[in-house]
RNA sequence: GCCUGAUUAGUUCAGUGGUAGAACGACCGGCUCAUAAUCGGUUCGUCACUGGUUCGAUUCCAGUAUCAGGUA
Numbered sequence: 001g002c003c004u005g006a007u008u009a010g011u012u013c014a015g016u017g018g019u020a021g022a023a024c025g026a027c028c029g030g031c032u033c034a035u036a037a038u039c040g041g042u043u044c045g046u047c048a049c050u051g052g053u054u055c056g057a058u059u060c061c062a063g064u065a066u067c068a069g070g071u072a
Stems, first nucleotide, its partner, number of pairs: 001071007010024004018055001025043006048064005
């Protein structure tokens, strides 16, 4: 230099065109004499960025950035 993949909540990940989710974590509450366990609730996202296609984009296309792998 070229090719490929990844980028979504505090963390690990799902979600392949129609209102963005789970688990764990954190916080509050129930239960208990108390703690643990358990139950309920809350927390929280510019879906990396810019542009394009579309009635509609996390999703499709192009470019940029970062990370990982491959190749001469």
The RNA shown here (transfer RNA) has 72 nucleotides and comes from a Ktedonobacteraceae bacterium. Rfam family: tRNA. It is annotated as a transfer RNA. Its family is annotated with triplet codon-amino acid adaptor activity in the Gene Ontology. The organism belongs to Ktedonobacteraceae, within Bacteria.